A computed fold for a 75-nucleotide RNA from a Ktedonobacterales bacterium, annotated as transfer RNA. The coordinates come from a structure-prediction model, not an experiment, and the mean pLDDT is 83. The RNAcentral record of the sequence draws on ENA and MGnify. Its Rfam family is "tRNA". It is annotated as a transfer RNA.
RNA sequence: GGGCGGCUAGCUCAGCGGCAGAGCAAUUGCUUUACACGCAAAAGGUCGGGGGUUCAAAUCCCUCGCCGCCCACCA
Repeated sequence: GGGCGGCUAGCUCAGCGGCAGAGCAAUUGCUUUACACGCAAAAGGUCGGGGGUUCAAAUCCCUCGCCGCCCACCA
């Protein structure tokens, strides 16, 4: 330098045009003498940044950034 994949809740990930979700963690409550386990509830998001298409974008297009893999080049 070229190609491919990834970036969504604190963590691991789903969602591939039409309400942003799950599990775990954390919080609160129930249970217990207490803790753990278990049960319940509520909270938690500028969907990596910017722009475009569309009535409507996490999703499609362009661009930039970061991470990973492969190839090539140089030494």